[in-house]
Transfer RNA from Sphingomonas sediminicola, 74 nucleotides, folded computationally. The sequence was found in a public genome assembly. The organism belongs to Sphingomonas, within Bacteria. The coordinates come from a structure-prediction model, not an experiment, and the mean pLDDT is 81.

RNA sequence: GCGCCCGUAGCUCAGUUGGAUAGAGCACGAGCCUUCUAAGCUUGAGGUCGUAGGUUCGAAUCCUACCGGGCGCG
Numbered sequence: 001g002c003g004c005c006c007g008u009a010g011c012u013c014a015g016u017u018g019g020a021u022a023g024a025g026c027a028c029g030a031g032c033c034u035u036c037u038a039a040g041c042u043u044g045a046g047g048u049c050g051u052a053g054g055u056u057c058g059a060a061u062c063c064u065a066c067c068g069g070g071c072g073c074g
Base pairs, nucleotide, nucleotide: 001073002072003071004070005069006068007067010026011025012024013023019057028044029043030042031041032040050066051065052064053063054062
C1' cells in the first nucleotide's frame, strides 16, 4: 500500500429484507427480604449507535470518505 471483518450503555453483546419511544445480561443507585452481609425479588438511571457527509418521507441498518482495532497479502 491492497483486501476482509469489527466499532451500539461502565463491561460483554443482540438488533442489518430501512419504519416510527434503541434492547438484554453483568455492573451501578433505591426499595423489599435478612440480626448483618451475600443471594433472591421489585424498580430506576445510564446511549448524539466511532466521526463527517450523502440517499430517503424516514438511517444503528443503505452509499462515500476518514478515525481506531483485528486478520491476511504484498